Overview:
Predicted 3D model of a 538-nucleotide part of an RNA (small-subunit ribosomal RNA, 5' domain) from an uncultured bacterium. RNAcentral holds the full RNA, with entries from ENA. The coordinates come from a structure-prediction model, not an experiment, and the mean pLDDT is 84.
[in-house]
Context: one part of a larger RNA
RNA sequence: GGAUGAACGCUGGCGGCGUGCCUAAUACAUGCAAGUCGAGCGAAUGGAUUAAGAGCUUGCUCUUAUGAAGUUAGCGGCGGACGGGUGAGUAACACGUGGGUAACCUGCCCAUAAGACUGGGAUAACUCCGGGAAACCGGGGCUAAUACCGGAUAACAUUUUGAACCGCAUGGUUCGAAAUUGAAAGGCGGCUUCGGCUGUCACUUAUGGAUGGACCCGCGUCGCAUUAGCUAGUAGGUGGGGUAACGGCUCACCUAGGCGACGAUCCCUAGCUGGUCUGAGAGGAUGACCAGCCACACUGGAACUGAGACACGGUCCAGACUCCUACGGGAGGCAGCAGUGGGGAAUAUUGCACAAUGGGCGCAAGCCUGAUGCAGCCAUGCCGCGUGUAUGAAGAAGGCCUUCGGGUUGUAAAGUACUUUCAGCGGGGAGGAAGGUGUUGUGGUUAAUAACCGCAGCAAUUGACGUUACCCGCAGAAAAAGCACCGGCUAACUCCGUGCCAGCAGCCGCGGUAAUACAGAGGGUGCAAGCGUUAAUC
Numbered sequence: 001g002g003a004u005g006a007a008c009g010c011u012g013g014c015g016g017c018g019u020g021c022c023u024a025a026u027a028c029a030u031g032c033a034a035g036u037c038g039a040g041c042g043a044a045u046g047g048a049u050u051a052a053g054a055g056c057u058u059g060c061u062c063u064u065a066u067g068a069a070g071u072u073a074g075c076g077g078c079g080g081a082c083g084g085g086u087g088a089g090u091a092a093c094a095c096g097u098g099g100g101u102a103a104c105c106u107g108c109c110c111a112u113a114a115g116a117c118u119g120g121g122a123u124a125a126c127u128c129c130g131g132g133a134a135a136c137c138g139g140g141g142c143u144a145a146u147a148c149c150g151g152a153u154a155a156c157a158u159u160u161u162g163a164a165c166c167g168c169a170u171g172g173u174u175c176g177a178a179a180u181u182g183a184a185a186g187g188c189g190g191c192u193u194c195g196g197c198u199g200u201c202a203c204u205u206a207u208g209g210a211u212g213g214a215c216c217c218g219c220g221u222c223g224c225a226u227u228a229g230c231u232a233g234u235a236g237g238u239g240g241g242g243u244a245a246c247g248g249c250u251c252a253c254c255u256a257g258g259c260g261a262c263g264a265u266c267c268c269u270a271g272c273u274g275g276u277c278u279g280a281g282a283g284g285a286u287g288a289c290c291a292g293c294c295a296c297a298c299u300g301g302a303a304c305u306g307a308g309a310c311a312c313g314g315u316c317c318a319g320a321c322u323c324c325u326a327c328g329g330g331a332g333g334c335a336g337c338a339g340u341g342g343g344g345a346a347u348a349u350u351g352c353a354c355a356a357u358g359g360g361c362g363c364a365a366g367c368c369u370g371a372u373g374c375a376g377c378c379a380u381g382c383c384g385c386g387u388g389u390a391u392g393a394a395g396a397a398g399g400c401c402u403u404c405g406g407g408u409u410g411u412a413a414a415g416u417a418c419u420u421u422c423a424g425c426g427g428g429g430a431g432g433a434a435g436g437u438g439u440u441g442u443g444g445u446u447a448a449u450a451a452c453c454g455c456a457g458c459a460a461u462u463g464a465c466g467u468u469a470c471c472c473g474c475a476g477a478a479a480a481a482g483c484a485c486c487g488g489c490u491a492a493c494u495c496c497g498u499g500c501c502a503g504c505a506g507c508c509g510c511g512g513u514a515a516u517a518c519a520g521a522g523g524g525u526g527c528a529a530g531c532g533u534u535a536a537u538c
Stems, first nucleotide, its partner, number of pairs: 001538002004535001006534005013385006020377001021343001026341003030338003035078003040075002043072003050065007085296003094221008104213002109209007117151004126141006153182001157180010186201006223267001229259003234256008271293004275286004298319005321332004349375001351374003357371001358369004388418004398409004424474005432465001435461001437459008482527005487508003493522003497518001503510002
């Protein structure tokens, strides 16, 4: 000199864009953060409309039947493995980089091909009974499905096997044979001669792709030798099991190996990287924000479901802690967003909105979304702007110094003339809006002018921010300057007070009666809405 997720002291006008618990991975009140689909299903609720009857006020009320739109506790589907948080653990194939899989999986999505036939039995909701303080649980009965289970049909799939070709040992590819294996005749529309036809969304199987993931290997990645030996599933083989898959992954048997001074093992520390800071570079330091990967979700362990988890807001077991209890038993997990206690030098609102972007579900309308977009707080950082401009010598008054002549503060002020950025008040006013809905036209599909889909026109609309940005007008210099330093390094000097005292200090050093070094004042220097100090870093 640079730089910081900074803190502290004094001070503080505005705006834009960023950043904001580095400490206790400490404990958490309260609210919200993951739902959605009625176009899968049966019910329940609802009651427009229509019909019949009764009353009569003659167009209203009541009763019965019908039951549109809408709503939802349950069954069912998809999503809760994404998104969001944190850095405890981890010195490791965790990360980075480059390869490999003749050893693998992949829901939704895309392309291609084929299919969608025929049967069956349950169960929740509901109802009845019972237990319990509650959480909730048990039994009997009824019922549906795109829920569940059979059978048929198929292949390029799997297993066995034959041939050809190829290769990198194990093998791979192609063609053939035998056996095995699948589905929801579903939903919503339109037409109908009631036979069916048709549109669309779903469904099944196979192949390929895309995306995401899994595993293996080479190299690189803190310190300590005042850590020198470590290792029994240990190293390898054969066989069985297991996995999506290779493999001591696991097990039985056999062999006795394997690692290590090119640092094994132990211990300490630590998430890794793109990057960031500094530096001429080499290097050093670092890993906040943003992005990629990993790990974790009160602590420890386990599996279930599923395409995907050994699952932050799922399940089970154990533990610590907190809460409820009728003492029998139950409930909970902010390292999601806010917020609270505690810790600390120190770090914000229990805000608004789904308008945009993105995500989940849905045919869609739409619903959900503390992701996100915004707003609030903090000079915490960077950047920009302002605190006026011109003129003005009687060089006013006052202050300070003085050799008492004067010097200086100082064109500074006052005065005069102007301007109005910004703040204030009033008015106007983009862009962020694409879409969706309705309607008209047109094209496709079709037996069809219906329905559906595509395109175009028109109409009424969709903004949290928001009193938006920006523009215009109004009045008035009006509302807006501090902080540190002045012995040398180092830009900037005098007076008074003090008297080795009080004090200063980054280093050298100042202070014991004339202190440019302490304290105050005047003056000056440097930065400026900041200025200094401290910390850690180059």